About this RNA
A computed fold for a 76-nucleotide RNA from uncultured Oceanococcus sp., annotated as Glycine riboswitch aptamer. The sequence is in RNAcentral, with records from MGnify. The model forms 83% of the base pairs in the Rfam consensus.
[in-house]
């Protein structure tokens, strides 16, 4: 990299529109495991700087099922 499998969390929330599709607006609450961002606190890189992450923010993104999905498993 390519197969194949495994893979969490929070809303089937209210109000309207609707082509009846959790589609669009709006409001209110939530959630971190695609992506981005940040080292202010705790960590780790012995310390400081500087860095980095499964930490932090929630800008994106998500909150029945699908689907996605970090991150592991086998296999070539």
């Nucleotide at each position: 990299u390519c197969g194949c499998g495994g893979g969490a969390g929070a809303g089937u929330g209210c109000g309207a529109g609707u082509u009846c599709g959790a589609c669009u607006c709006g409001c209110c609450g939530c959630c971190g495991a695609a992506g981005g961002c940040g080292c202010a606190a705790a960590u780790c890189c012995g310390c400081c700087c500087g860095g980095a992450a499964u930490c932090g923010c929630u800008c994106a993104g998500g909150c029945c099922a699908a689907a996605g999905g970090a991150c592991g498993g086998c296999g070539a």